[in-house]
Context: one part of a larger RNA
RNA sequence: CUGGGUUUAAAGGGUGCGUAGGCGGCAUGUUAAGUCAGAGGUGAAAGAUCGGAGCUCAACUCCGAAACUGCCUUUGAUACUGGCAAGCUUGAAUUAGGUUGAGGUUAGCGGAAUGUGACAUGUAGCGGUGAAAUGCUUAGAUAUGUCAUAGAACACCAAUUGCGAAGGCAGCUAACUAGGCCUAUAUUGACGCUCAGGCACGAAAGCGUGGGGAGCGAACAGGAUUAGAUACCCUGGUAGUCCACGCCCUAAACGAUGUUAACUCGAUGAAUGGAGCUCGUCUUUGUUCAUCCAAGGGAAACCGUUAAGUUAACCACCUGGGGAGUACGUUCGCAAGAAUGAAACUC
Numbered sequence: 001c002u003g004g005g006u007u008u009a010a011a012g013g014g015u016g017c018g019u020a021g022g023c024g025g026c027a028u029g030u031u032a033a034g035u036c037a038g039a040g041g042u043g044a045a046a047g048a049u050c051g052g053a054g055c056u057c058a059a060c061u062c063c064g065a066a067a068c069u070g071c072c073u074u075u076g077a078u079a080c081u082g083g084c085a086a087g088c089u090u091g092a093a094u095u096a097g098g099u100u101g102a103g104g105u106u107a108g109c110g111g112a113a114u115g116u117g118a119c120a121u122g123u124a125g126c127g128g129u130g131a132a133a134u135g136c137u138u139a140g141a142u143a144u145g146u147c148a149u150a151g152a153a154c155a156c157c158a159a160u161u162g163c164g165a166a167g168g169c170a171g172c173u174a175a176c177u178a179g180g181c182c183u184a185u186a187u188u189g190a191c192g193c194u195c196a197g198g199c200a201c202g203a204a205a206g207c208g209u210g211g212g213g214a215g216c217g218a219a220c221a222g223g224a225u226u227a228g229a230u231a232c233c234c235u236g237g238u239a240g241u242c243c244a245c246g247c248c249c250u251a252a253a254c255g256a257u258g259u260u261a262a263c264u265c266g267a268u269g270a271a272u273g274g275a276g277c278u279c280g281u282c283u284u285u286g287u288u289c290a291u292c293c294a295a296g297g298g299a300a301a302c303c304g305u306u307a308a309g310u311u312a313a314c315c316a317c318c319u320g321g322g323g324a325g326u327a328c329g330u331u332c333g334c335a336a337g338a339a340u341g342a343a344a345c346u347c
Base pairs, nucleotide, nucleotide: 004318005317006316007301008300012315014201015200016199017198021194022193023192025088026087028085029084030083031082033081034080035077036076037075038074039073040072041071042070049065050064051063052062053061054060091191092188093187094186095184096183097182098181099180100179103177104176105175106174107173108172109171110154114150115149116148117147118146119145120144121143125136126135162169163168206247207246208245209244210243211242215241216240220236221235222234223233258314259313260312261311262310263309266292267291268290269289270288271287272286273285274284275283276282277280296303297302320347321346322345329340330339331338332337
């Protein structure tokens, strides 16, 4: 260097964009760098290999051959790769017309519920549990009604639904904005794929400043339970949860399955476009989602046109368990910590 792997055994980066790099559609001409062929030069000797010979054999020594798979020069070949030139349209993108959805940002509006306040009715309990107690309540609670107010979340619809690169996204309306899909042989003409570094986004918790604070609720307090109970249960309750701006950058960030492209039987259901007719719970066709299965794969579970099948390109990662995602160093961070990441020793 090659060779093996990565759903669950070690192993897919949280996700995207993208630089260098790697790889790259169809056809023509040219070139001849890679590639292939011929010739010449060189590739020291010794050693090693093969065939002989000499010391009684062997080690050892001598002779010959081959090898030295390489490099240089030169003459050719032109299929493939590369360079150059001029093309093509099927990859890719654009345009036009439709269509789709909880995609994103901002603003406004809405009702139910809950808490609180005021007033009214009304009287002795309420609340809570397995049972209780703490707690609230004659200073009039709980309950009921009317009015006011606050914050947060959006019942039903709702689905194995939909959208988004992932994280994620759900009341209604508007503005701004991004994407997917379908139709059209309209335009460009390989503009592509992947991507080390890099950049951006990235749940929850946490941090900084300023607001907000209804409900819930780490910590904390009390009541129970218990041998104990720093818990499970109950009554309270601060941070937080919410908003704006700025950080943090991690998750079982999961499909535990990287991205892209091609190929390889069928069946069923759903979402959303197009076309057709006999206008229907119809037929057909594209995209997406879900389920079952042939071949094939797999240690099996299972996967199975959305592959974990058959191939190609590129990236990332793995190499016994513990020590350890630790120590040290470095980078980043306000901090918490994150990223990178060993060894001794031990089994």

RNAcentral holds the full RNA, with entries from SILVA. Predicted 3D model of a 347-nucleotide part of an RNA (small-subunit ribosomal RNA, central domain) from a metagenome.